Notes
This is a predicted structure of a 71-nucleotide RNA (transfer RNA) from a Minisyncoccales bacterium. It matches the Rfam family "tRNA". The family's RNA type in Rfam is transfer RNA. Gene Ontology term of the family: triplet codon-amino acid adaptor activity. About the family: Transfer RNA (tRNA) molecules are approximately 80 nucleotides in length. Their secondary structure includes four short double-helical elements and three loops (D, anti-codon, and T loops). Further hydrogen bonds mediate the characteristic L-shaped molecular structure. tRNAs have two regions of fundamental functional importance: the anti-codon, which is responsible for specific mRNA codon recognition, and the 3' end, to which the tRNAs corresponding amino acid is attached (by aminoacyl-tRNA synthetases). tRNAs cope with the degeneracy of the genetic code in two manners: having more than one tRNA (with a specific anti-codon) for a particular amino acid; and 'wobble' base-pairing, i.e. permitting non-standard base-pairing at the 3rd anti-codon position. The sequence is in RNAcentral, with records from ENA.
[in-house]
RNA sequence: GGGCCUAUAGUAUAAUGGCAGUACGCUACAUUCGCAUUGUAGAGGUGUGAGUUCGAUUCUCACUAGGUCCA
Numbered sequence: 001g002g003g004c005c006u007a008u009a010g011u012a013u014a015a016u017g018g019c020a021g022u023a024c025g026c027u028a029c030a031u032u033c034g035c036a037u038u039g040u041a042g043a044g045g046u047g048u049g050a051g052u053u054c055g056a057u058u059c060u061c062a063c064u065a066g067g068u069c070c071a
Base pairs, nucleotide, nucleotide: 001070002069003068004067005066006065007064010024011023012022013021018054026042027041028040029039030038047063048062049061050060051059
């Protein structure tokens, strides 16, 4: 320098164009003498910028970051 792949919550991981889920973690309450466990409720997310579309996590392009292969 070139090819390919990936990017979703603090972590891991779903979502075949139509309200973004789940587990662990976090917060509050209940339970306990207290802790733990358990139960209920809640907060928290689509890497950035454009394009297509009535509508984009999803399709297209560029950029950024990471991984891999070739030189």
The prediction has a mean pLDDT of 84.